The RNA shown here (Bacterial RNase P class A) has 352 nucleotides and comes from Shewanella morhuae.
């Protein structure tokens, strides 16, 4: 100097002019006036988790379906996040992981190969026996049998590497490597180990295939759900049913509660208030933890629209406006993104 990787903070400021929206004080008594503050996001998006809050609703159990999957903590909770093991990916700093279990069972793996799972004899190796061709030694077919070290196929083919030992081999035996199991040492634990001790030990791959274990799960949502005003047709027509029935908020089944339900045509009303924003809320010290994160203390109040408010002008400053606008709130995750500052690591080159 330059390329990167990990965390954080900002998302335009100031200041006039006019317009919108809501709150507050006064003067109005009608919807208006005059003053004061305040007024979109790091993602507000995606609707994938996960709660709070409402209702069913007084609400249990099964069974079926669902969802998560190393371990140890945070957290209301979670499939999040923090720390660690294990495997991978990069020179590295760092990043990724759908990470229980294949000896409970079923299944799947084209093609090639002799065989692909409790799966094998193509080529070759070797004995007996027969033939032929050799001076012996051997060398060619054939047939019976042994063998799976060697050689082919293939993504993978009955652990690996010497040694010994056979007719020839072959864990068949040993030596070391691996693997199973028991211990031991570290560590809450997943694990791991220049660790002991046995056993020749191998029925492979796949679970993001069914399945199997371990844990968790009502359901429908603020268009929930409560009140208020009004108007209108307690209309009409079919169908089950009579408490051994019917109904009651995913399916079924018992159990509980209740005492009539179900379609379908027509008709009226779609106005208002509340829910509606003080929060599992943010800020500052400061203890406790490696760390998510939480203790004590003191500060602050930050949109509530409703056919849906924040808009346009000017003038300076600037990096420079990109992706983009709440509708019951919150904690993630994931996805788009113009750029600017901070700090810390890594690593290439130079020079001292």
């Nucleotide at each position: 100097c330059g390329a990167g990787u990990u965390g954080g903070c900002c998302a335009g400021a100031c200041a006039g002019u006019c317009g919108c929206c809501g709150c507050g004080u006064u003067c109005a008594a009608u919807a208006g006036a005059a003053c004061g503050g305040g007024g979109a996001g790091g993602a507000a998006a995606g609707u994938c988790c996960g709660g709070g809050c409402u209702c069913c609703a007084a609400a249990g159990a099964g069974c079926g379906g669902g969802g998560u999957g190393c371990c140890a903590g945070g957290u209301a909770a979670c499939g999040c996040c923090u720390g660690g093991g294990c495997g991978g990916u990069g020179u590295g700093a760092a990043c990724c992981g759908a990470c229980g279990a294949c000896a409970a069972g079923u299944g799947c793996a084209a093609c090639a190969g002799a065989g692909a799972g409790u799966a094998g004899a193509c080529c070759g190796c070797c004995u007996g026996c027969c033939u032929g061709a050799u001076u012996u030694a051997u060398c060619a077919g054939g047939u019976c049998g042994g063998u799976a070290a060697g050689g082919g196929u293939g993504a993978a083919a009955g652990g690996g590497u010497g040694c010994g030992g056979u007719a020839a081999g072959a864990g068949c035996g040993c030596a070391c490597c691996g693997u199973g199991c028991g211990g031991c040492u570290a560590g809450c634990a997943a694990u791991a180990g220049u660790u002991c001790g046995u056993a020749g030990c191998a029925a492979g791959g796949u679970a993001a295939a069914c399945u199997c274990c371990a844990c968790c799960c009502g359901g429908a949502g603020c268009a929930a759900g409560a009140c208020c005003a009004a108007a209108u047709a307690g209309g009409g027509u079919u169908c089950c049913g009579u408490a051994u029935g019917g109904c009651g908020u995913g399916g079924c089944u018992c159990g509980c509660g209740u005492u009539g339900g179900a379609a379908c045509c027509g008709g009226g009303u779609a106005g208002g208030u509340c829910g509606c924003u003080u929060g599992a809320g943010c800020c500052u010290g400061u203890g406790a933890g490696c760390g998510a994160u939480u203790g004590c203390a003191g500060g602050c109040c930050u949109a509530g629209a409703u056919g849906a408010a924040u808009g346009a002008c000017u003038g300076u400053c600037c990096a420079a406006g990109a992706c983009a606008g709440g509708a019951c709130c919150c904690g993630g995750c994931u996805u788009a993104u113009c750029g600017g500052c901070c700090a810390a690591c890594u690593c290439a080159c130079c020079u001292c």
The organism belongs to Shewanella, within Bacteria. Its Rfam family is "Bacterial RNase P class A". Rfam links the family to the GO terms tRNA processing, dimeric ribonuclease P complex and ribonuclease P activity. Rfam classes the family as a ribozyme. It is recorded under the gene name rnpB.